Source information:
Predicted 3D model of a 72-nucleotide RNA (transfer RNA) from a bacterium. Rfam family: tRNA. By type it is a transfer RNA. The RNAcentral record of the sequence draws on ENA.
[in-house]
């Protein structure tokens, strides 16, 4: 320098154009003599950045940034 994959909640990851979800963790409550386990509830997101396409973009296109792999 070029090619490929990835970047979404604190963590691990879903989500192939129509209001962004799960598990775990953390919070509150229930349960219990207490803890653990179990149950319930609510919260937590500028979807890496900036543009473009579209009525509408996490999703499609372009550039850039970061991580991993490969070629030279």
């Nucleotide at each position: 320098u070029c090619c490929c994959g990835g970047g979404u909640a604190g963590c691990u990851c879903a989500g192939u154009g129509g209001u962004a979800g799960a598990g775990c963790a953390a919070a509150u409550c229930c349960c219990u003599g207490u803890u653990a386990a179990g149950g319930a509830u609510a919260a937590g997101g500028u979807c890496g950045u900036a543009g473009g396409u579209u009525c509408g973009a996490u999703c499609c296109c372009u550039a850039c940034c970061c991580c991993g792999g490969g070629a030279g």